Source information:
Two RNAs folded together computationally: RNase P RNA and transfer RNA, 452 nucleotides in total. Its mean pLDDT, the model's own confidence on a scale to 100, is 79. It holds a member of the Rfam family "Bacterial RNase P class A". About the family: Ribonuclease P (RNase P) is a ubiquitous endoribonuclease, found in archaea, bacteria and eukarya as well as chloroplasts and mitochondria.
RNA sequence: GCGGAGGGAGACGAGGUCGCGGGCGGGUGCUCCGGCACGCCGCUCGAGGAAAGUCCGGGCUCCACAGGGCACGGCGCCGGGUAACCCCCGGGCGUCGCGAGGCGACGGAAAGUGCCGCAGAGAGCAGACCGCCGAUGGCGGCUUCGGCCGCACAGGUAAGGGUGAAAGGGUGGGGUAAGAGCCCACCGCGUCUCCUGGCAACAGGGGACGGCAUGGCAAACCCCGCCGGGAGCAAGGCCAAGCAGGAGCGAUGCGGCGGCCCGCCGCGCUCGAGCUCCGGGUAGGCCGCACGAGGCCUCGGGAGACCGCAGGCCCCAGAUAGAUGACCUCGACCGGCUUCGUGCCGGCACAGAACCCGGCUUAUCUCCCUCCGCCACU
RNA sequence: GCGCCCGUAGCUCAGUUGGAUAGAGCGCGUGCCUCCGGAGCACGAGGUCGCAGGUUCGAAUCCUGCCGGGCGCA
Numbered sequence: 001g002c003g004g005a006g007g008g009a010g011a012c013g014a015g016g017u018c019g020c021g022g023g024c025g026g027g028u029g030c031u032c033c034g035g036c037a038c039g040c041c042g043c044u045c046g047a048g049g050a051a052a053g054u055c056c057g058g059g060c061u062c063c064a065c066a067g068g069g070c071a072c073g074g075c076g077c078c079g080g081g082u083a084a085c086c087c088c089c090g091g092g093c094g095u096c097g098c099g100a101g102g103c104g105a106c107g108g109a110a111a112g113u114g115c116c117g118c119a120g121a122g123a124g125c126a127g128a129c130c131g132c133c134g135a136u137g138g139c140g141g142c143u144u145c146g147g148c149c150g151c152a153c154a155g156g157u158a159a160g161g162g163u164g165a166a167a168g169g170g171u172g173g174g175g176u177a178a179g180a181g182c183c184c185a186c187c188g189c190g191u192c193u194c195c196u197g198g199c200a201a202c203a204g205g206g207g208a209c210g211g212c213a214u215g216g217c218a219a220a221c222c223c224c225g226c227c228g229g230g231a232g233c234a235a236g237g238c239c240a241a242g243c244a245g246g247a248g249c250g251a252u253g254c255g256g257c258g259g260c261c262c263g264c265c266g267c268g269c270u271c272g273a274g275c276u277c278c279g280g281g282u283a284g285g286c287c288g289c290a291c292g293a294g295g296c297c298u299c300g301g302g303a304g305a306c307c308g309c310a311g312g313c314c315c316c317a318g319a320u321a322g323a324u325g326a327c328c329u330c331g332a333c334c335g336g337c338u339u340c341g342u343g344c345c346g347g348c349a350c351a352g353a354a355c356c357c358g359g360c361u362u363a364u365c366u367c368c369c370u371c372c373g374c375c376a377c378u
Numbered sequence: 379g380c381g382c383c384c385g386u387a388g389c390u391c392a393g394u395u396g397g398a399u400a401g402a403g404c405g406c407g408u409g410c411c412u413c414c415g416g417a418g419c420a421c422g423a424g425g426u427c428g429c430a431g432g433u434u435c436g437a438a439u440c441c442u443g444c445c446g447g448g449c450g451c452a
Base pairs, nucleotide, nucleotide: 001374002373003372004371005370006369007368008367009366010365012331013330014329015328016327017326018325020046021045022044023043024042025041026040027038028037029036030035048350052361053360055359056358057357058356059355060232061231062230063229072228073227074226075225076224077091078090079089080088081087092106093104094103095102096101107223108222112221113220114217115216116215129161130160131157132156133155136154137153138151139150140149141148142147169187170186171185172184173183174182188212189210190209191208192207193206194205195204196203197202236287237286238285239284245278246277247276248275249274253267254266255265256264257263294314295313296312297311298310299308300307301306333347334346335345336344337343379451380450381449382448383447384446385445388404389403390402391401397435406422407421408420409419410418428444429443430442431441432440
């Protein structure tokens, strides 16, 4: 310098003007003195690392629930963390990579069922296409009658070729008609057992047995073990117009005579106005709802995730059709142009709360650190 | 908030209990036919199976995560 692996940090800063939402205080107005309203004033606070996808796990709330089982779904090496997890940390094993490192649904295939296309002779209690052999039997020839030679018909053979993702351990020797764990040595594998290290997964080693007999797929059904009740803040609770309903009282009612009172007239009077009360509850309002598995710093424990009833500081959005915006000045950062004047122009991502947390995943700008490989130079 | 479905050629769809070189109709192109066009006949082109990983000998099909679209309930 080029290429690559892992991890971390930030998410523009300061000031001003106007505007929007919340909180507190004040002011103004109304008031049945309890409060209520406000386009008013002041102070103060006002999105995120993902607020996103809604993929997991929990809190919270309501409903259901004696206990157990079935079904269904999820998960599946070991140890730890956690409120919990399909998350995280550390480790083991496997696998990919030259490496730093990455990835792993990582229990069971001698419980059962199913599948293994095409090719190939044979694909799951294997299989004879080519090849090899043909000891034995068969056929033919020769014969000194002991046997020998030929054919490759029966048959033998899983070494070699070929097919395939996969063809029933590997190498060497013995053996044989030719061969074969058929036998032997070594390597590998399986089962059992012991020792050492480790909490464990597991690793290393020793011994005995087995010639190795039953390949793969469980992200096919399934078996084993563990976990899971259902719904979701439109959960749920409180207050409560209007209309309808129920109960009680009941003509005090309504209209006209210009307004008011009296009066008069008409209508209404159990086919019942009006008033009071009651229960459920719609619109609407309030709570839930912002102090929490809370944040930051220091200290302590731990290898780490993380933990602490250790200390200090802090209060940090709560809208409800949904506020968090716009503009200006100066300065960072990045890029370009430069008449080189520290000048001009442009850019500054992804995206935005809606009950709240812990994760995962995805989107996205910039910077930094550590490590690996290759090349070149000193 | 909760639940479900779909994505295959330019268009409309098959294929999804794993075994293809991924098919069909319409459309498109070329040729034949015709005086010309249409119809008809013959041939042909055209596909990241929405994307990316994984399981498997093998994936459009199974699993996981994303992207896009649609539906239902409260």